[in-house]
Molecule: c-di-AMP riboswitch aptamer (ydaO/yuaA leader)
Organism: soil metagenome
RNA sequence: CGCCGAAUCCGCGGUAGCGCGGAACGGGGGAACCAAGGUGGCCAUGCCAACGGCCACUGGGGCGAACCUUCUCUUUGAGAAGGCGCGCAAGCUCUUUCAGCGCGAGCCCGUCAGCUAACCCCGUAGGCGUUCGAAAGAGAA
Repeated sequence: CGCCGAAUCCGCGGUAGCGCGGAACGGGGGAACCAAGGUGGCCAUGCCAACGGCCACUGGGGCGAACCUUCUCUUUGAGAAGGCGCGCAAGCUCUUUCAGCGCGAGCCCGUCAGCUAACCCCGUAGGCGUUCGAAAGAGAA
């Protein structure tokens, strides 16, 4: 000077460490209405089936792009391919397309939370070093 990310700015107090508050950005909880899982078995009018009922088994959820399917293997998982999702300085900001490169992790709640107006609560961290490709549109100065 830039990048990922919500993670920045301002005011007051203090010598300072730091504390308090506001704005902005981001997240969670929370009515009405609506919605409300999967697998197996049974109930069965001649048979089958839908809806419904009963029994047994299976917990569920949040932040984030970080997921789905198939195949292989040493099968809690690893690898590969495809799909899908995310990110990427050569006047500034935003949007779109093509190309190229990279990522698809991690953490948390603790049996509990669908949506959700009013209302309530919480966060403002951490980690990095990119481009020297093309085209179109809008805006600001």